[in-house]
RNA sequence: AUGAGGAUAAUGAGAGAUAUUCAUUUAGAAUGGCCGAAGAAGAAAUAUAGUGAUUUUGUCAAAUGACUAUAGAAGCUUUCAGGCAAAGGGAUUGUUAUCCGAUG
Repeated sequence: AUGAGGAUAAUGAGAGAUAUUCAUUUAGAAUGGCCGAAGAAGAAAUAUAGUGAUUUUGUCAAAUGACUAUAGAAGCUUUCAGGCAAAGGGAUUGUUAUCCGAUG
């Protein structure tokens, strides 16, 4: 002890991308190159509001498409940050525990 799902903690898994030179007490320094899965940033369809245009119509009004603003996602894009031996970090995810809890 119905338990979708969420939060926290512990414990596992977890990718990518480096050359040259100098120095060497310290994987330090410089110049180029590269990576996307910490973080950060961007906005598509669409929705709402406003502006004005065209068409139909006796008017109200309806339809069409244009511009502006707001909202709008990521494993997409940018590479600011971060990273490119090991370690650490790492989106995401497995298990366990505690708490909340839709629904029944």